[in-house]
RNA sequence: AUCGUUAGCUCAGCUAGGUAGAGCACUUCGCUAAUACCGAAGUAGUCUCGGGUUCAACUCCCGAACGAUGCA
Numbered sequence: 001a002u003c004g005u006u007a008g009c010u011c012a013g014c015u016a017g018g019u020a021g022a023g024c025a026c027u028u029c030g031c032u033a034a035u036a037c038c039g040a041a042g043u044a045g046u047c048u049c050g051g052g053u054u055c056a057a058c059u060c061c062c063g064a065a066c067g068a069u070g071c072a
Stems, first nucleotide, its partner, number of pairs: 001069005008024004018055001026042005048064005
């Protein structure tokens, strides 16, 4: 200097500001002699923190923390 931080994990959504999603994992049920696979249903987030703008902020602006990469 640039990029990133959103569910237990990996990530989308941010340049359209309008009340948050996918896959995996987990729980319950079905199936099976049983396990796995498969099918059905469900749980899970103060969107890193503080402030500002706005009727309304994960989203825009300012600052901070942590991480990655690069340059000197």

Transfer RNA from a Verrucomicrobiota bacterium, 72 nucleotides, folded computationally.
Rfam family: tRNA. Rfam's curators write: Transfer RNA (tRNA) molecules are approximately 80 nucleotides in length. Rfam classes the family as a transfer RNA.